[in-house]
Context: one part of a larger RNA
RNA sequence: UGACGGGGGCCCGCACAAGCGGUGGAGUAUGUGGUUUAAUUCGAAGCAACGCGAAGAACCUUACCUGGCCUUGACAUCCCGGGAUCCUACCAGAGAUGGUAGUUUCUCUUCGGAGACUCGGUGACAGAUGCUGCAUGGCUGUCGUCAGCUCGUGUUGUGAAAUGUUCGGUUAAGUCCGGCAACGAGCGCAACCCUUGUUCUCAGUUGCUACCAUUAAGUUGGGCACUCUGAGGAGACUGCCGGUGAUAAGCCGGAGGAAGGCUGGGAUGACGUCAAGUCCUCAUGGCUCUUACGGCCAGGGCUACACACGUACUACAAUGGCAGAAACAAACGGAUGCGAGACCGCGAGGUGGAGCGGAUCCGUAAAACACUGUCUCAGUUCGGAUUGGAGUCUGCAAUUCGACUCCAUGAAGUCGGAAUCGCUAGUAAUCGCAGAUCAGCAAGCUGCGGUGAAUACGUUCCCGGGCCUUGUACA
Numbered sequence: 001u002g003a004c005g006g007g008g009g010c011c012c013g014c015a016c017a018a019g020c021g022g023u024g025g026a027g028u029a030u031g032u033g034g035u036u037u038a039a040u041u042c043g044a045a046g047c048a049a050c051g052c053g054a055a056g057a058a059c060c061u062u063a064c065c066u067g068g069c070c071u072u073g074a075c076a077u078c079c080c081g082g083g084a085u086c087c088u089a090c091c092a093g094a095g096a097u098g099g100u101a102g103u104u105u106c107u108c109u110u111c112g113g114a115g116a117c118u119c120g121g122u123g124a125c126a127g128a129u130g131c132u133g134c135a136u137g138g139c140u141g142u143c144g145u146c147a148g149c150u151c152g153u154g155u156u157g158u159g160a161a162a163u164g165u166u167c168g169g170u171u172a173a174g175u176c177c178g179g180c181a182a183c184g185a186g187c188g189c190a191a192c193c194c195u196u197g198u199u200c201u202c203a204g205u206u207g208c209u210a211c212c213a214u215u216a217a218g219u220u221g222g223g224c225a226c227u228c229u230g231a232g233g234a235g236a237c238u239g240c241c242g243g244u245g246a247u248a249a250g251c252c253g254g255a256g257g258a259a260g261g262c263u264g265g266g267a268u269g270a271c272g273u274c275a276a277g278u279c280c281u282c283a284u285g286g287c288u289c290u291u292a293c294g295g296c297c298a299g300g301g302c303u304a305c306a307c308a309c310g311u312a313c314u315a316c317a318a319u320g321g322c323a324g325a326a327a328c329a330a331a332c333g334g335a336u337g338c339g340a341g342a343c344c345g346c347g348a349g350g351u352g353g354a355g356c357g358g359a360u361c362c363g364u365a366a367a368a369c370a371c372u373g374u375c376u377c378a379g380u381u382c383g384g385a386u387u388g389g390a391g392u393c394u395g396c397a398a399u400u401c402g403a404c405u406c407c408a409u410g411a412a413g414u415c416g417g418a419a420u421c422g423c424u425a426g427u428a429a430u431c432g433c434a435g436a437u438c439a440g441c442a443a444g445c446u447g448c449g450g451u452g453a454a455u456a457c458g459u460u461c462c463c464g465g466g467c468c469u470u471g472u473a474c475a
Stems, first nucleotide, its partner, number of pairs: 001475002003472003007469007015459002019423005026314008034305002042053002064300007073125001077124002079121005087102006106115003127289002130287003136283002138278003141274001143272001148187006154163003167178003193266003198234007207224002211222003237260001240254005316416001320375005332363003337356002342351003382413001387408007429451007
């Protein structure tokens, strides 16, 4: 100087407390451990692994296993020889591949040849999701959006170092003020960026409709006020008033205002820590394999199942289930695409194809909610697992192993032990919608809006963190 303490002081955080809803019990989905297996590819391991890499394992993917094949190789450069190649058909085979037949005869040229493509050969080499993340780059997690981490000069000390950065206030903040052997500065904080809430100007179609006409309908003609869209401005700064404070920084209350003291949300992550994670994104040192640890193919596996754990979904019902009829979104996507009206089917869906590269057309029905009726506390008109049958769709192909529909079946489950998680406001809870991936497959993920609470006395205690101080046989 640090680190540590079941030392002290001050302060903060959904850390506790106060509340609301869960997990832990059930069934299922999904990931993991374990076990099994020819293989169940590999990685991730307290927080910070476990709906994680994987924004989508039937083949492919695929790295694993079994079997069948290849050896200058699927891919790159160089050398030698031959030829156009592509394409089509047939045979054998699970295919890879092997064989046969047909068609065709590249471009440039100084006519010597050269180039691209392809076949064969020679070796240099290719190749490796093989090992080492404890050799590395890059990227990422975490402490933590915590308020810290340092430097120059000066000064003090023999020196390691200290000072500044401590102290008194204050702040979300090493934020600001005052003081001070310090004076300044850098990386962080804040601001600058995006978005949200108000308003003005400009613009007015595909959007809007006050007024005039018209229509089944903003449908059409006027219109651009309003809504909205999207470009540029304004607006919030403790600016104003009162109190308080040290006349400071600030704090408390008030006015005006759409918004008030950081308006809400996002992006943004200092010096560093964990030899944290990744050699299977990629790059890369070293090591290893080289008729195989490389390459091609078919089938299987990653989907197994006495069990254990994590994360979710659906429930156990009346604040509900079912039936009927009627409302109100936002955001996003669409050409190998979205696909309307119509018709067929109980339905999944099918036929068909209007319109739309889309403020125009389509996906698009929002759902919960409100209304009417019914059920009357029961393993039920709750709950939907499981199983049988019949189908639809995608795709070369749904047996291992897809999603969905209809009929039948109708399991556990009556609110969950110890323990444990999230959340402070348009939040929790609850309700649906969209997108990426994607032929198909979403209870996951990422977004979007609808309805919309309760509670916070307080900081004694648990956890984590910041500053000062103290002890230490630790570095």

Small-subunit ribosomal RNA, 3' major domain from Theonella swinhoei, 475 nucleotides, folded computationally. The full RNA is in RNAcentral, with records from SILVA. It matches the Rfam family "Bacterial small subunit ribosomal RNA". NCBI's taxonomy places the organism under Eukaryota, Porifera, Tetractinellida, Astrophorina, Theonella.